[in-house]
Context: one part of a larger RNA
RNA sequence: CUCUCUCUAAGGAACUCGGCAAACUGGCCCCGUAACUUCGGAAGAAGGGGCGCCCCUCUAACAGGGGGUUGCAGUGACCCGUUUCAGGCGACUGUUUAUCAAAAACACAGGUCUCCGCAAAGUCGUAAGACAAUAUAUGGGGGCUGACGCCUGCCCAGUGCUGGAAGGUUAAGGAAGUUGGUUACCCUUCUGGGGAAAGCUGACGACCGAAGCCCCAGUGAACGGCGGUCGUAACUAUAACGAUCCUAAGGUAGCGAAAUUCAUUGCCGAGUAAGUUUCGGCCUGCACGAAUGGCGUAACGAUCUGAAAACUGUCUCAGAGAGAGACUCG
Numbered sequence: 001c002u003c004u005c006u007c008u009a010a011g012g013a014a015c016u017c018g019g020c021a022a023a024c025u026g027g028c029c030c031c032g033u034a035a036c037u038u039c040g041g042a043a044g045a046a047g048g049g050g051c052g053c054c055c056c057u058c059u060a061a062c063a064g065g066g067g068g069u070u071g072c073a074g075u076g077a078c079c080c081g082u083u084u085c086a087g088g089c090g091a092c093u094g095u096u097u098a099u100c101a102a103a104a105a106c107a108c109a110g111g112u113c114u115c116c117g118c119a120a121a122g123u124c125g126u127a128a129g130a131c132a133a134u135a136u137a138u139g140g141g142g143g144c145u146g147a148c149g150c151c152u153g154c155c156c157a158g159u160g161c162u163g164g165a166a167g168g169u170u171a172a173g174g175a176a177g178u179u180g181g182u183u184a185c186c187c188u189u190c191u192g193g194g195g196a197a198a199g200c201u202g203a204c205g206a207c208c209g210a211a212g213c214c215c216c217a218g219u220g221a222a223c224g225g226c227g228g229u230c231g232u233a234a235c236u237a238u239a240a241c242g243a244u245c246c247u248a249a250g251g252u253a254g255c256g257a258a259a260u261u262c263a264u265u266g267c268c269g270a271g272u273a274a275g276u277u278u279c280g281g282c283c284u285g286c287a288c289g290a291a292u293g294g295c296g297u298a299a300c301g302a303u304c305u306g307a308a309a310a311c312u313g314u315c316u317c318a319g320a321g322a323g324a325g326a327c328u329c330g
Stems, first nucleotide, its partner, number of pairs: 001325008010316002014314001019311001027051005036041001038147001052069006082309007089301002094106002110145007122131003148296004153226003158223002160219005167214003173208002177204006185194003227245005254288001255285001266282005
């Protein structure tokens, strides 16, 4: 010097990203216990008091009653809650990155949309077949949301889905018809040229021809979207109001510098002697917003943030000691 421990004057978080670590608390009995609340809880809330041993009494026994005793201290070791206040997120118990992440992520009960009438939908398989299910819409599959409370606004123009069938477009296939080749024959300058009917064959083809698409409707707890400019009130400021442009419609309730706010340490207030964090307001929301749910919410959390009490070697600022190493000698 390192590791594991023990103790420490005065102070008591001044340490530090942060009370990390350590310390405090701790058992049993009695008293007592707030806000809030879904009336169950919160709660071991908080905060107090008692506890050994000996003798007597009492009791079935413990408990109880009386007396005594020593120390500062009697759950004497081990074992063994620190507590409170405020806020964010997630309702909760649960699950997860075996081996850097346990969470606000996943799940969840509940809500809702949608598909499926059973030889079901859906999934696996080339198929046979299997699961779904020895089930049958109070069932099964899929999507989103995520207890509970109060709610969930406007837009169907685009995309998707569902329904519709009048019209337009439209494949394979069919096909009236048109046309080329082949040629019995004819002409010939003997090289060639023309060419009927039927058949075969090549090309074109009016017209017939489904779904789909175009089209017409519906549909948002489907994918999604939810404006700008100018003026106006008897101080000023602001604009209930008006005008105008654009749009499918222009963001309702609630919340709001927020896990979202750039400017920003916004402004005001609380807390501190001093507070970029925190809490309560304000609203100028760069760029919240209603099941990609909005706002609340008791309980819960090895969650995240701020504060207080108690406590302490975290620190001011170090010191002493024990054990094990390292090092030196042997």
Predicted 3D model of a 330-nucleotide part of an RNA (large-subunit ribosomal RNA, domain IV) from Phacotus lenticularis. The organism belongs to Phacotus, within Eukaryota. A source record names the gene rrl. The full RNA is in RNAcentral, with records from ENA.